Annotation
c-di-GMP-I riboswitch aptamer, 78 nucleotides, folded computationally. Its Rfam family is "c-di-GMP-I riboswitch aptamer". Its family is annotated with cyclic-di-GMP binding in the Gene Ontology. The coordinates come from a structure-prediction model, not an experiment, and the mean pLDDT is 76. The sequence was found by an Rfam model in a public genome assembly.
[in-house]
RNA sequence: AUAUUAUUUCGGCAAAACACGCAAAAGCGUGUGACGCAAAGCUAUAGGGCCUAAAAAAGAUGGCAGCCAGUUGCAAAC
Numbered sequence: 001a002u003a004u005u006a007u008u009u010c011g012g013c014a015a016a017a018c019a020c021g022c023a024a025a026a027g028c029g030u031g032u033g034a035c036g037c038a039a040a041g042c043u044a045u046a047g048g049g050c051c052u053a054a055a056a057a058a059g060a061u062g063g064c065a066g067c068c069a070g071u072u073g074c075a076a077a078c
Stems, first nucleotide, its partner, number of pairs: 005077001012037002017032006035066001041071003047068002049064003
């Protein structure tokens, strides 16, 4: 230095729910709040998957990274 594994958390993130706002919806933002997380950092036409569909059916151009994946990376011990 690289790879793997176990453990810890000063500190970091923040599920559900509730309030307000945006949206047709899914969902998102802010606040409260902590179920959890060692990548719960980043990446959403250009990997797979999932959610939504504004009169019905069909259908992303709308979403999800806290599903897999890709990519970058921190502390200590062996």